[in-house]
Context: one part of a larger RNA
RNA sequence: AAUGAACGUUGGCGGCGUGGAUUAGGCAUGCAAGUCGAGCGCUCAUCAGCAAUGGUGGGAGCGGCGAACGGCGUAGGAAUUCAUAGGAACGUACCCUCGGGUCGGGGAUAGCUACGGGAAACUGUAGGUAAUACCCGAUGAUCUCUGCGGAGCAAAGGUGUGAUUCCGCCCGGGGAGCGGCUGAUGUGAUAUUAGCUAGUUGGUAGGGUAAAGGCCUACCAAGGCGAAGAUGUCUAGGGGGUGUGAGAGCAUGGCCCCCACGACCGGAACUGAGACACUGUCCGGACACCUACGGGUGGCUGCAGUCGAGAAUCUUCCGCAAUGGACGAAAGUCUGACGCGGCGUCGCCGCGUGCGGGAUGAAGGCCCUUGGGUUGUAAACCGCUGUCAGAGGGGAUGAAAUCGUCGGAGGAACUCCUCCGAUGUUGACAGAGCCUCAAAGGAAGCACGGGCUAAGUACGUGCCAGCAGCCGCGGUAACACGUACUGUGCGAACGUUAUUC
Repeated sequence: AAUGAACGUUGGCGGCGUGGAUUAGGCAUGCAAGUCGAGCGCUCAUCAGCAAUGGUGGGAGCGGCGAACGGCGUAGGAAUUCAUAGGAACGUACCCUCGGGUCGGGGAUAGCUACGGGAAACUGUAGGUAAUACCCGAUGAUCUCUGCGGAGCAAAGGUGUGAUUCCGCCCGGGGAGCGGCUGAUGUGAUAUUAGCUAGUUGGUAGGGUAAAGGCCUACCAAGGCGAAGAUGUCUAGGGGGUGUGAGAGCAUGGCCCCCACGACCGGAACUGAGACACUGUCCGGACACCUACGGGUGGCUGCAGUCGAGAAUCUUCCGCAAUGGACGAAAGUCUGACGCGGCGUCGCCGCGUGCGGGAUGAAGGCCCUUGGGUUGUAAACCGCUGUCAGAGGGGAUGAAAUCGUCGGAGGAACUCCUCCGAUGUUGACAGAGCCUCAAAGGAAGCACGGGCUAAGUACGUGCCAGCAGCCGCGGUAACACGUACUGUGCGAACGUUAUUC
């Protein structure tokens, strides 16, 4: 000098940050991922109507997209990590761009109805229905395979009176961004660990993958690594950075950003463009809960919150107004991401606790050689000001590139897009400057005073009680213990402890 600190005493206000470092221990409760009716059939309610029909709102289901992002943690891992600059044998939903296409058919199934099983979770049989769900055929190349002759592969519609123009669908090329793979160099401790290795090292053939490869299999060869430290053991997420230091270096990796890894413990695949998947599935295990004892259910290392352990770490708040994300043509819905408020002197920074005058140097305290000295212009007293806090008013700004309606212009255009104008609309939270009121009123402590080290006197105690970072103080005159007065330092803090340089 520093800290994600803790403890003690004290404590006025604000801004910006930051806050479970220990048990990756266990978790009650609520919320944290949905959305689309402009893909589909059905159903309920309500309004208008005699009815036909039309409008509005809701429900579960099929289907699509999302759920692989965002959020949390650092257990494991010393190399399938990370960092840096490279490489070749690859993939890519949504987005942009370019070139083509979007034809003809079919059978199911959930929902629903009926009848059942079960305590529940859930589930069976029969009937019957739709689609942008599923399947077949056609067409088909710049696509794929190829022995270069040829062979193979696609699609879905919706809105609307009306679509080559809007939103989609299929095939192919390119792009952006993202991701997979890979050689090199760097990246802890330990030799009181010296040898390690059998898919091991290489080759051939095959399999597998989006893709190179012992990645896997068969056969063949006998290699490969190692004192420039293999192998083993211990420790550890890595980096940008951070602390310190003149630097070299040393130490460190909390918050924020990038990467990796984890999701009760262990294992596995499915779906999908993408996972071997935190709030998906299956199996085994431990734990907890429900049960009609037959059987089931769960996973806060998301946000709050709770118990435990600990020196120690917060609210079961408000809002989607902004930014961002998912879905949707849109309106919009969802979003514990995020934006805000709350708590904590945990940190940094700022402000205040008044200002001027005022000597019979008052009283009181302390010391005293009893003359006095000091506290001390300090107080009282007189005058003044109004920061902060308090009360009232006001409302810039975060919100216009938001959204609705109307009008106009341009683009092949009464459906779409862009621009302009008018009008209406959206703030959870915060609230400045400014105006008014009142009032010195509400706001100072902590540590230290032997030397190092700024600052001393008196009394008490008597090697006791105690102090102490080091040297050392204390056994009757203690500047070192305790108290008082006084002084010194810092100041909403001051000290102590721990740790790093």
This is a predicted structure of a 501-nucleotide part of an RNA (small-subunit ribosomal RNA, 5' domain) from an uncultured prokaryote. RNAcentral holds the full RNA, with entries from ENA. It matches the Rfam family "Bacterial small subunit ribosomal RNA". Rfam links the family to the GO terms structural constituent of ribosome and ribosome. The prediction has a mean pLDDT of 84.